[in-house]
Parts: sequence; structure tokens; C1' cells
RNA sequence: AGCCGAGUCCCGCUACCGAAGCGGGAACGGGGGACCCAGGUAAUUGGGGCGCAGCGCCGUAAGGCGCAGGGUAGUCAGUCUCUUCCGCCCGAGCCCGUCAGCUAACCCCGUAGGCUUCGGAGG
Repeated sequence: AGCCGAGUCCCGCUACCGAAGCGGGAACGGGGGACCCAGGUAAUUGGGGCGCAGCGCCGUAAGGCGCAGGGUAGUCAGUCUCUUCCGCCCGAGCCCGUCAGCUAACCCCGUAGGCUUCGGAGG
């Protein structure tokens, strides 16, 4: 500097500045929560949520293979943008605590972390 991602921006505070922390606001993201509607016998092998990250097969395990899904800043005559295929990479983790369909009002929470991958060909 750039990329993934909601994960950014602004103001204030103790003490010159900055960082960090704390407080506030904006913006963005997520959860809970009626009527109506939808669904509905029951069912602990509990169930549910964030996230692309779930599933199948093999394995005692570690792990391996594959698929769903996500990413790919770049190339394809110049610039901007969208998009497809091949290749490549990922295919984690965490939380609630027996409880959650949707959902106006209303309520609550988050703004972390990671990466340096920059190949080919189309619309």
C1' cells in the first nucleotide's frame, strides 16, 4: 500500500502529542420480540444463533479424499464496472443454555481477526 470481512468514521476524557483504554455519536452488521400469515400429533439422538465454513466416504486416531459454499487485488488491446469458466486458496472458530418460525412497536449485542495468494481464457 492493497485484499478478505459488518468490523469503519467522528467527538470527548485523565497528562504536550500519539497509541491504548474509557465514554458518546454516526454508519454498518447481527440477535430477540405481537397481530396477521406460515407451520404444526409427538419425539433429548436437545434445540438454536453468528460465520462461506456444512455434508459424505475412508481411518483407532491424527488425518486424507470429495462435494456444497466462500475468496481470487490480477490477465483476456486503453479506462471504469459487472460477470462466467479453468486453475489456485479456504472449506475455521465461537456463543446461548433447555429457549427462539415470521414479526410493527420495542429491547439487546458487535465493529474483531486474518492475509500478501497478484495465473489462464471468455461475455